[in-house]
Annotation
Predicted 3D model of a 100-nucleotide RNA (Purine riboswitch aptamer) from Tumebacillus sp. Its mean pLDDT, the model's own confidence on a scale to 100, is 79. NCBI's taxonomy places the organism under Bacteria, Bacillati, Caryophanales, Alicyclobacillaceae, Tumebacillus. The RNAcentral record of the sequence draws on Ribocentre.
C1' cells in the first nucleotide's frame, strides 16, 4: 500500500410478564448548619453510612424540657439487586367432540 472478512456503527421491525411472599441492602441509622413552634416538639440544606439508584419518613404509647433542646419503646414503607409462587406468553402431551 491493495483485496476480502469480522466486529462496530447507523436505520428499520419487533409477543407478554399482574399480585403475593423471603433474602440481600439500612439500623427508614448517625454527625452538623440556618430557621421555626411551645396547646409545642417541626421546617430546610449539607455531610453519612450501602459491592446500591432511591429513601432517609409517619402514627400510637410513654419520658422529658419550659422559649431551647429533645428522648424512647412499639407498629408501619419505599427503592435496588436476587429468589419462590403465580401471571402471561409461546409450545409439548392426553383426552374429548366435531369434520376430512
Nucleotide at each position: 500500500c491493495g483485496a476480502c472478512a469480522u466486529c462496530a456503527a447507523c436505520c428499520g421491525a419487533c409477543a407478554a410478564c399482574a399480585g403475593u411472599c423471603c433474602g440481600u441492602a439500612u439500623a427508614u441509622a448517625c454527625u452538623c448548619g440556618g430557621g421555626g413552634a411551645u396547646u409545642g416538639g417541626c421546617c430546610u440544606g449539607a455531610g453519612a453510612g450501602u459491592c446500591u439508584c432511591u429513601a432517609c419518613c409517619c402514627g400510637g404509647c410513654g419520658a422529658c424540657c419550659g422559649u431551647a433542646a429533645u428522648c424512647g419503646c412499639c407498629g408501619g414503607a419505599c427503592u435496588a439487586c436476587g429468589a419462590a409462587c403465580g401471571a402471561a406468553a409461546g409450545u409439548g402431551a392426553a383426552u374429548c367432540u366435531a369434520g376430512g